This is a predicted structure of a 72-nucleotide RNA (transfer RNA) from a Muribaculaceae bacterium. The coordinates come from a structure-prediction model, not an experiment, and the mean pLDDT is 81. The organism belongs to Muribaculaceae, within Bacteria. Rfam family: tRNA.

RNA sequence: GCCCCUUUAGUUCAACGUAGGGAACGGAGGUUUCCUAAACCUCAGAUUUGGGUUCGAUUCCCAGCGGGGGUA
Numbered sequence: 001g002c003c004c005c006u007u008u009a010g011u012u013c014a015a016c017g018u019a020g021g022g023a024a025c026g027g028a029g030g031u032u033u034c035c036u037a038a039a040c041c042u043c044a045g046a047u048u049u050g051g052g053u054u055c056g057a058u059u060c061c062c063a064g065c066g067g068g069g070g071u072a
Stems, first nucleotide, its partner, number of pairs: 001071006010025004027043005048064005
C1' cells in the first nucleotide's frame, strides 16, 4: 500500500428500521448499623465524525478519523 472486522455510559455488553437507547459492574446520595462492610432505594452518565437513502437511522449506503487482524 491493499483486503477484512470493529467503534453505544468510566468499563464489559444489549438494542439490527416503526422511533420513550437499556443491563451489569463502577460513581454520587439516602435507609439500615455504634462504625465499616453487606443488603435495599434513588440519581447522574453514552450512539466516533461528516454526508446520503428513508415518513422515520444506533441500525442501511458512502467517505474520513481511531482500534484490531491478514497479506508481499